Source information: This is a predicted structure of a 151-nucleotide RNA (c-di-AMP riboswitch aptamer (ydaO/yuaA leader)) from Kitasatospora sp. MAA4.
């Protein structure tokens, strides 16, 4: 980024529908020089989509170092702590009823996946995605400037 075209079953048949394959268009990954990089390499590796990054506190806690006790195996106290859980903040990010920005106030997010040891940028050239979910039912749908456009 998540729209179109194209068009098959189907069917209520000059209509409706919209699979599969391609296609535009829009996203997003790889990928030279030339610039940039102190980082990997036994790993606690490294990366990418994505707003979803970084801390504090409490708990469990692999490993790991002391310091006893044991004839060992192994206890035990006592630090350090990879990642887990839970709260609390935050970098960012949503929502407002004609349309943009901006500011104050309100009310939410601050997750999840994926790649497989490998990838900085990045010309040709390669690949991939075009999903999915919720909520409303005409309400003086919050308040201030600005701009655009209309009448």
């Nucleotide at each position: 980024c998540c729209u179109c075209c194209c068009g098959a079953a189907g069917u209520g048949c000059u209509g409706c529908g919209g699979a599969c394959c391609g296609g535009a268009g829009c996203c997003g990954g790889g990928g030279a020089a030339c610039c940039a990089c102190g980082u990997u390499c036994c790993u606690c590796g490294g990366g990418g989509u994505g707003a979803a990054u970084c801390g504090g506190c409490g708990c469990c806690a692999g490993g790991u170092c002391g310091a006893c006790c044991g004839a060992g195996a192994g206890g035990u106290c006592g630090g350090u702590g990879a990642g887990g859980c839970g709260u609390c903040g935050u970098a960012g990010g949503g929502c407002a009823u004609c349309u943009c920005u901006u500011c104050c106030a309100g009310c939410c997010c601050g997750a999840a996946c994926c790649c497989g040891u490998c990838a900085g940028c990045u010309c040709a050239c390669c690949c991939g995605g075009u999903a999915g979910g919720c909520g409303g039912a005409c309400g003086u749908a919050g308040g201030a400037a600005g701009a655009a456009g209309g009448a």
The prediction has a mean pLDDT of 77. It was read from a public genome assembly, where an Rfam model found it. The organism belongs to Kitasatospora, within Bacteria.